[in-house]
Molecule: Guanidine-I riboswitch aptamer
Organism: uncultured Aequoribacter sp.
RNA sequence: AUAGAGCGCUAGGGUUCCGGUUAGUUUGACUGACGUCUGGUCCGAGAGCACUCGACCUCUUACGAGGUUACACGGCGGGAUAAAAGCCCGGGAGA
Numbered sequence: 001a002u003a004g005a006g007c008g009c010u011a012g013g014g015u016u017c018c019g020g021u022u023a024g025u026u027u028g029a030c031u032g033a034c035g036u037c038u039g040g041u042c043c044g045a046g047a048g049c050a051c052u053c054g055a056c057c058u059c060u061u062a063c064g065a066g067g068u069u070a071c072a073c074g075g076c077g078g079g080a081u082a083a084a085a086g087c088c089c090g091g092g093a094g095a
Base pairs, nucleotide, nucleotide: 004053005052006051008049009048012043013042017040018039019037020034021033022032023031024030025029054069055068056067057066058065059064071091073094077089078088079087
């Protein structure tokens, strides 16, 4: 401090949808309630992982090959979405 970007995933997160549990009903699948339901979908890391691109360095006539991309303790509060969060404000305040 302009300390690169993208994609996939994970820790984590809740409850729109699905499933689950439960109550009611016309016993048929609906409707209501429950996330104090392990879950599928979903959200998801600056300080997590992997990959790709970019940047830089070295070698190479070239194609291309190799390497570097470090470090990072952290609220309260607010915001989005159905909702919450390690999401966003935010490598913020502060230390």